[in-house]
RNA sequence: GAAGACUACUAGGGGGGCCCGAUUAUGGCGGGCUGAGAGGUUAGCACAUGAGCUACCGACUCUUAUGAACCUGAUCUGGUUAAUACCAGCGGAGGGAAGUAGUGGACGUACAAG
Repeated sequence: GAAGACUACUAGGGGGGCCCGAUUAUGGCGGGCUGAGAGGUUAGCACAUGAGCUACCGACUCUUAUGAACCUGAUCUGGUUAAUACCAGCGGAGGGAAGUAGUGGACGUACAAG
């Protein structure tokens, strides 16, 4: 002292799903599935047979590309499942967010000793 890898800090990107039952505004709860993550008794709006939307906070995750975190196509196609998830395709298609410090390091170099 290379690359890959790992850690920390700062900055930035991202998603939060599926199924079953219950509940009536003095309401919104309980259970199950997958996953790294499915959180919030924080605020606002909405909601009368439906359970939503936005913001904020927290956790998790990804960050220069050989980038599959994630978005679009897509209410996509085939398989599978209670359903999502999952597998294959679409497809390495289009888009997509970085810096610093440290650890470590094949092997090499220099010096010293035997």
The prediction has a mean pLDDT of 76.
A computed fold for a 114-nucleotide RNA from Oceanobacillus picturae, annotated as TPP riboswitch aptamer (THI element).
Rfam family: TPP riboswitch aptamer (THI element). About the family: Vitamin B(1) in its active form thiamin pyrophosphate (TPP) is an essential coenzyme that is synthesised by coupling of pyrimidine and thiazole moieties in bacteria.
The organism belongs to Oceanobacillus, within Bacteria.